Order: sequence, then structure tokens, then C1' cells
RNA sequence: CGGGGUGUAGCGCAGCCUGGUAGCGCACCUGAAUGGGGUUCAGGUGGUCGCAAGUUCGAAUCUUGUCACCCCGA
Repeated sequence: CGGGGUGUAGCGCAGCCUGGUAGCGCACCUGAAUGGGGUUCAGGUGGUCGCAAGUUCGAAUCUUGUCACCCCGA
């Protein structure tokens, strides 16, 4: 320098192909059961989807640029 992959909640990931309410597990908060802890059950909080721009009625999803990390080639 060229090509490819990954980036979504505190952590691990799904959703993207085929645009239409942003989800799952763990963790965290509250309550109940227990003398307390652990554990179980019920309820709940938390994300401008790496960043910017474009297309569209509507973008995590399509297009372009860019940043970080990983792999391959030169």
C1' cells in the first nucleotide's frame, strides 16, 4: 500500500442477507420466601447500534467516507 472480517446495554452475543416497536443470557436495582447469607420467584432500570454523510415516508440493516482491532497478500 491492497483485500477481507469484527464494532449493538456494564460483560458475552442475536437481529443486518429480505429497511418498519432494539432484543436474549449474565450482571445491576426493588420486593417476597429465609434469623442472616446463598438460592428461588415476581417486577424493573440501562443502548442516539464505533463516528460522519447520503438514499428513503422510515436506516442497526442499503450506499460512501472515516476510526479502532484482527487476518491475508505485497
This is a predicted structure of a 74-nucleotide RNA (transfer RNA) from an uncultured Pseudomonadota bacterium. The coordinates come from a structure-prediction model, not an experiment, and the mean pLDDT is 84. Its Rfam family is "tRNA". It is annotated as a transfer RNA.